[in-house]
Annotation:
The RNA shown here (c-di-GMP-I riboswitch aptamer) has 76 nucleotides and comes from Desulfocapsa sp. Its mean pLDDT, the model's own confidence on a scale to 100, is 81. NCBI's taxonomy places the organism under Bacteria, Thermodesulfobacteriota, Desulfobulbales, Desulfocapsaceae, Desulfocapsa.
Parts: sequence; structure tokens; C1' cells
RNA sequence: ACGAGUAAAAGCCAAACCCGUUGUGAGGCGGGGACGGAAAACCACGGGUCUAAUUGAAGAUAGCCGGGUUGCCUGA
Repeated sequence: ACGAGUAAAAGCCAAACCCGUUGUGAGGCGGGGACGGAAAACCACGGGUCUAAUUGAAGAUAGCCGGGUUGCCUGA
């Protein structure tokens, strides 16, 4: 370095729910909280699901699956 993964160590994120806020809505944001996560970091490219509309047009979900890019540690 590559691969692999969490053995060790240092850390990281944060479900449900509650409060506030925002949106027509799905949902988002902030605080609390921890079900869990080796990428639960980022990307809406493909599929799925949800919302909206149906004259025309879209939006959400990356912690649904796949794919792409990047990152910490390093015993066997």
C1' cells in the first nucleotide's frame, strides 16, 4: 500500500418517542433521547415505498435495496 474487518484503542452517528419550528403533504430543521449502525458520511443514477397533482409539472425517503465517491483504526 492492498485486502479484510472491529480483536484492541480513540472516537463518531443517532431509531422510536417528546418539545419547538417549518411544509398542502410525505417529510425537513433544532433540543432532549438511544433502537441500532464498520461508513447510519455524501450523491436521487436504477429499483422500491410515501406525498402531491393529473391540462401540464413534481417532491420526499441515502437508517429500504443496489450502485458511485470519500473517511478513522489496524491485532490476526